[in-house]
Overview
The RNA shown here (c-di-AMP riboswitch aptamer (ydaO/yuaA leader)) has 141 nucleotides and comes from a Frankiales bacterium. The coordinates come from a structure-prediction model, not an experiment, and the mean pLDDT is 77.
RNA sequence: UUGAUCCGAUCACCGAGGGGCAGGAGCGGGGGAACCACGUACACCGGGCGCGCACGCGCCCUCGGGGUGAAGCUCCGACAGGAGCCGGGCAGCCCUGCCCGAACCCGACAGCUCACUCCGCAGGCGAACGGGACAAGGACU
Numbered sequence: 001u002u003g004a005u006c007c008g009a010u011c012a013c014c015g016a017g018g019g020g021c022a023g024g025a026g027c028g029g030g031g032g033a034a035c036c037a038c039g040u041a042c043a044c045c046g047g048g049c050g051c052g053c054a055c056g057c058g059c060c061c062u063c064g065g066g067g068u069g070a071a072g073c074u075c076c077g078a079c080a081g082g083a084g085c086c087g088g089g090c091a092g093c094c095c096u097g098c099c100c101g102a103a104c105c106c107g108a109c110a111g112c113u114c115a116c117u118c119c120g121c122a123g124g125c126g127a128a129c130g131g132g133a134c135a136a137g138g139a140c141u
Base pairs, nucleotide, nucleotide: 001123005025006024007023013020014019026121027120028119029118030117031116036111046061047060048059049058050057051056064109065106066105067104068103072085073084074083075082076081086101087100088099089098090097091096
C1' cells in the first nucleotide's frame, strides 16, 4: 500500500526445519425474494467431444456475458504505441510535484435484493537502528 488483522484449541497428526492443522471476533467480496429496473417474446439462444438424432445429461473451450480490482472511456495508429478526460497511490491537507491505470477468476451463466448461503484475510515496498559482505576512487610506500 491493501479487505487482507486479532484471539485461540490439540500434545495427536503432517513437515528436514521454521511451522501447519477446529474455532471465534473483525474487515472485505460473490450468489440470492418481493418492490423497482430490464424485456414484450411466450420461445430459442456460442464452439468442441461423448451418451442418444432432438430435449436432456456429462466433460472441455472462450473475441458472448459476468466478477475481484483505482486499473476505465474517447480519439489517432497496420502494429508497437501516443494524446486527452477520468480513476488510484505518495509527499499530514490544498497548491504543486513524482508515480500507477495491472493481473487474475467464472465458464454460456448471475440486475437490485430481506432471510439464507458461499469465499478471502494474501502479496509487494519503504524509513530508522544494528550487523555483515563487496565494489570504486584518491594519497602514500

Lineage of the source: Bacteria > Bacillati > Actinomycetota > Actinomycetes > Frankiales.